[in-house]
Overview
This is a predicted structure of a 107-nucleotide RNA (SAM riboswitch aptamer (S box leader)) from Ornithinibacillus caprae. It was read from a public genome assembly, where an Rfam model found it. Its Rfam family is "SAM riboswitch aptamer (S box leader)". Its family is annotated with regulation of gene expression in the Gene Ontology. Lineage of the source: Bacteria > Bacillati > Caryophanales > Bacillaceae > Ornithinibacillus. Model confidence (mean pLDDT): 84 of 100.
């Protein structure tokens, strides 16, 4: 790295550095970007996964310490399935699935 489980419509941004792409990856929308985006550092900040404290012991509270996060539902689709509209093809909504991400484990 492979696997497991447990989350994924909430929430939280400035400043200095850099300099041209970027929103994981492929395709097809939509977005953000020389009025500095990604990124990187400092700080602030948000949430409680794990910790660690505290109570009235639970669907509970604080936020110590480890991570995480902080344009857009994980930015939307894509794969099967349903209902609806239109029927040629399709669009819209919903379950699901894969692909991710993120913690706790595992090794």
């Nucleotide at each position: 790295a492979a696997c497991u489980u447990a989350u994924c419509a909430a929430g939280a941004g400035u400043g200095a550095c850099u300099g041209a792409g970027g929103g994981a990856a492929c395709a097809g929308g939509c977005c953000c970007a020389g009025c500095g985006a990604c990124g990187u550092c400092a700080c602030a900040g948000c949430a409680a996964c794990c910790u660690u404290c505290c109570u009235u012991u639970a669907u509970g509270g604080a936020g110590u310490g480890g991570u995480g996060c902080u344009a857009c539902c994980u930015c939307c689709u894509g794969c099967a399935g349903a209902a609806u509209g239109a029927u040629u093809a399709c669009a819209u909504u919903c379950u699901g699935a894969a692909a991710g991400a993120u913690a706790a484990g595992g090794c």